[in-house]
Context: one part of a larger RNA
RNA sequence: CUGGGCGUAAAGAGCGUGUAGGCGGCAAGGUAAGUCAUGCGUGAAAGCCCUGGGCUCAACGCAGGACGUGCGUUUGAGACUACCUUACUAGACUAUGGGAGAGGAGAGUGUAAUUCCCGGUGUAGAGGUGAAAUUCAUAGAUAUCGAGGAUGAACACCCGUGGCGAAGGCGACUCUGUCGUACCAAUACUGACGCUGAGACGCGAAAGCGUGGGGAGCAAACAGGAUUAGAUACCCUGGUAGUCCACGCCGUAAACGAUGAGCACUAGGUGUAGCGGGUAUUGACCCAUGAUGUGCCGUAGCUAACGCAUUAAGUGCUCCGCCUGGGGAGUACGGCCGCAAGGCUAAAACUC
Numbered sequence: 001c002u003g004g005g006c007g008u009a010a011a012g013a014g015c016g017u018g019u020a021g022g023c024g025g026c027a028a029g030g031u032a033a034g035u036c037a038u039g040c041g042u043g044a045a046a047g048c049c050c051u052g053g054g055c056u057c058a059a060c061g062c063a064g065g066a067c068g069u070g071c072g073u074u075u076g077a078g079a080c081u082a083c084c085u086u087a088c089u090a091g092a093c094u095a096u097g098g099g100a101g102a103g104g105a106g107a108g109u110g111u112a113a114u115u116c117c118c119g120g121u122g123u124a125g126a127g128g129u130g131a132a133a134u135u136c137a138u139a140g141a142u143a144u145c146g147a148g149g150a151u152g153a154a155c156a157c158c159c160g161u162g163g164c165g166a167a168g169g170c171g172a173c174u175c176u177g178u179c180g181u182a183c184c185a186a187u188a189c190u191g192a193c194g195c196u197g198a199g200a201c202g203c204g205a206a207a208g209c210g211u212g213g214g215g216a217g218c219a220a221a222c223a224g225g226a227u228u229a230g231a232u233a234c235c236c237u238g239g240u241a242g243u244c245c246a247c248g249c250c251g252u253a254a255a256c257g258a259u260g261a262g263c264a265c266u267a268g269g270u271g272u273a274g275c276g277g278g279u280a281u282u283g284a285c286c287c288a289u290g291a292u293g294u295g296c297c298g299u300a301g302c303u304a305a306c307g308c309a310u311u312a313a314g315u316g317c318u319c320c321g322c323c324u325g326g327g328g329a330g331u332a333c334g335g336c337c338g339c340a341a342g343g344c345u346a347a348a349a350c351u352c
Stems, first nucleotide, its partner, number of pairs: 003324004007306002012320001014203004021196003025088001027086005033081002035077003039073004049065004054060001091193001092190001094188002096185003103179001105176005110155002115150003118146004125136002163170002208249006217243002222238004260319006268297006274289001276287004301308002325352003334345004
């Protein structure tokens, strides 16, 4: 430099913003760098190839020719790429109006339940299990009552292959600036402003870490009781970190659709969300839906098969990431990051 690949065989970075770079809509004019054509110069000799001839042949050697895909330069071409100028609106963006939503942040409020405390009733058990025991209880438990009190955490039903978010993720109610996003309708504006994105920067479940709070329930560790041959477990009784809040770290997950992003094209059928229209009256119901989101089935096509199938794993294009037999190993060493735990980058010997 190149081939073949990446749903499940090795392989899509957890996700985004975006720098360089790569790629880039439509029309006209210009330039001629790339590109194409032409002539000239050069491309040493030897070698390779062709022809002829010399050693008796051949190897070998001699002469001539061809080749030398390249470079430089001359004169042209102007489709495509590039550059310059001008223009356009189909990409992209913006403005106006609209409804949807567990999207995010902050503040406040509420509810059932658990636990604890207080008081009343009440008496011998309660709890727990396969069966038990540890445990709690005559110092009155369990049970039950009180519009009794305290506290923390979580928000039943609604809840739906429903919604929102880039991903992680988001579920009581109200308010706040509102913020962000996609979507719908009709116009209008800018005029290619676009796509991707090495580095970089930001976000990033749970666990974990630092400081300070908080601590009801649950519960690693730990203790005890069982089980068992043993039982450092599964079961039971307890129980500390933690789980919660604020701020700061960590930066990993089966971070999964195990499927990178964007654009275009390629039978249908059936749900649903949303938008639109109507009826009606406020509970809702009906109609329609090309385009948007989200499911199921399925044709062509693809696939090793399973399956995917307009939300592609089909058909093409652009850009990035990654893979290259198993083990050694996502390890060692070095570097960078981190308070640490560790993370990122990442081999080899050896072996099958």
Predicted 3D model of a 352-nucleotide part of an RNA (small-subunit ribosomal RNA, central domain) from an uncultured organism. RNAcentral holds the full RNA, with entries from Greengenes. The coordinates come from a structure-prediction model, not an experiment, and the mean pLDDT is 83.